[in-house]
Context: one part of a larger RNA
RNA sequence: GAGUAGCGAAAAGUGGAGUGAGAAUCUCCACCGCCGAAAGCCCAAGGUUUCCUGUGGAAGGCUCGUCCUCACAGGGUUAGUCGGGUCCUAAGCCGAGGCGUAAAGCGUAGGCGAUGGAUAACUGGUUGAUAUUCCAGUACCACCUAGUUACCGUUACGAGCAAUGGGGUGACGCAGGAAGGUAGGCGGAGCGGGCCGUUGGUAGUGCCCGUGCAAGCUGGUAGGGAGUCCGGAUAGGCAAAUCCGUCCGGGCAUAUCCUGAGAAGCGAUGCCGAGGGAAAUUAGAGUACCGAAGUCGCUGACCCUACACUGCCGAGAAAAGCCUCUAGCCAGGUAACGGGUGCCCGUACCGUAAACCGACACAGGUAGGCAGGGAGAGAAUCCUAAGGCGCUC
Repeated sequence: GAGUAGCGAAAAGUGGAGUGAGAAUCUCCACCGCCGAAAGCCCAAGGUUUCCUGUGGAAGGCUCGUCCUCACAGGGUUAGUCGGGUCCUAAGCCGAGGCGUAAAGCGUAGGCGAUGGAUAACUGGUUGAUAUUCCAGUACCACCUAGUUACCGUUACGAGCAAUGGGGUGACGCAGGAAGGUAGGCGGAGCGGGCCGUUGGUAGUGCCCGUGCAAGCUGGUAGGGAGUCCGGAUAGGCAAAUCCGUCCGGGCAUAUCCUGAGAAGCGAUGCCGAGGGAAAUUAGAGUACCGAAGUCGCUGACCCUACACUGCCGAGAAAAGCCUCUAGCCAGGUAACGGGUGCCCGUACCGUAAACCGACACAGGUAGGCAGGGAGAGAAUCCUAAGGCGCUC
């Protein structure tokens, strides 16, 4: 320079009460305003304690500060089923032998490697802070089993188990249209609970609020797909096969088999639920506790049936798993019920952001999911619910 520029979106504050040495700035209440395909909710990456409680105010906070994502102390993350590992493979990477080199390098067998496949749990309640993890209720999966019951087999006329092998399945693009459903929504219908006015007017055809519930089990529907079943043969599927393939004969195709939402019943004599609502204190109230109705109609998805169908050209992973077949193993075994067991890691909190990436509490950037109401073709736009904020002079 200069007590100058600036104090970081023009969404906006106002009043009262409280605390305190001190209050425009902290807390509470009322009103006002802003977002509402977000400025709400879930979740991946990333961050790594920032979460909760108590205390504090030097510094950080563009002002203040009794406040904080700051300081100090204490506390907090609970899983057979969620995600990952003890499963599988993709690109890619590593790589015994091997090839090659001065060295680097390449690569078979083999292995690693999710952003993919496979895979058994839901509803409610609870904390200051965790919950598909704790608790309550109701389930499911795998393995073990000396228990109970039933059945089969015991020396080959063999019960049962069963591949690191064969076959099937897994198994896949995009667009379009239609159907059946469900979630969700709406109602001036029904039902339940509450309210009755300081008025122009209120017991009325009045007003306000609420009108729910999962997995699982039973059963196999709307719909979709395949020709299917029996007998015989078989130089193929690197051995074998009753499996798959191929061939012959016959039956049925209004069949048979596979798949398959949803609804219904049970789950539920349960939970939730508008509302009502204590006592008590050092110590935690709209808490404990009580608890009504819980139907019908309309609408209706981008979700499910399902990449199912139709069309198209750019012609749209693999392996495990599962089913089946034998090879093989084998003297005891199988099934149901009952009983038992269930490892390691993550789990707090932020996550369109003051907690991540941007030197900052930075008008920038940041994958995926959810998608209420009125108007509307619409996720546009305006208003609004739940919820969250008024952007720290």

Background:
The prediction has a mean pLDDT of 81. The part of an RNA shown here (large-subunit ribosomal RNA, domain III) has 393 nucleotides and comes from a Bacillota bacterium. Rfam family: Bacterial large subunit ribosomal RNA. Rfam links the family to the GO terms ribosome and structural constituent of ribosome. The source organism's lineage runs through Bacteria, Bacillati and Bacillota. The full RNA is in RNAcentral, with records from ENA.